[in-house]
RNA sequence: CCACCCUUAGCUCAAUGGUAGAGCAUUCGCCUUAUACGCGAAACGUUCCUGGUUCGAGUCCAGGAGGGUGGA
Numbered sequence: 001c002c003a004c005c006c007u008u009a010g011c012u013c014a015a016u017g018g019u020a021g022a023g024c025a026u027u028c029g030c031c032u033u034a035u036a037c038g039c040g041a042a043a044c045g046u047u048c049c050u051g052g053u054u055c056g057a058g059u060c061c062a063g064g065a066g067g068g069u070g071g072a
Base pairs, nucleotide, nucleotide: 001071002070003069004068005067006066007065010024011023012022013021018055026042027041028040029039030038048064049063050062051061052060
């Protein structure tokens, strides 16, 4: 320098262009003599950034940033 992949909750990951979810973790309650396990509930998100397309974008397009892989 070139090509490709990844970026979404505290962590690991989902999500046909149509209300952003799950598991774990956290908090509270139930259960227990108590703890753990188990059960229920709650709180958590500027979907890396800036634009564009669209009635509508996490998703499509362009540019940028960070990380990774390969090549020269």
Transfer RNA from a bacterium, 72 nucleotides, folded computationally.
The RNAcentral record of the sequence draws on ENA.
It matches the Rfam family "tRNA". Rfam's curators write: Transfer RNA (tRNA) molecules are approximately 80 nucleotides in length.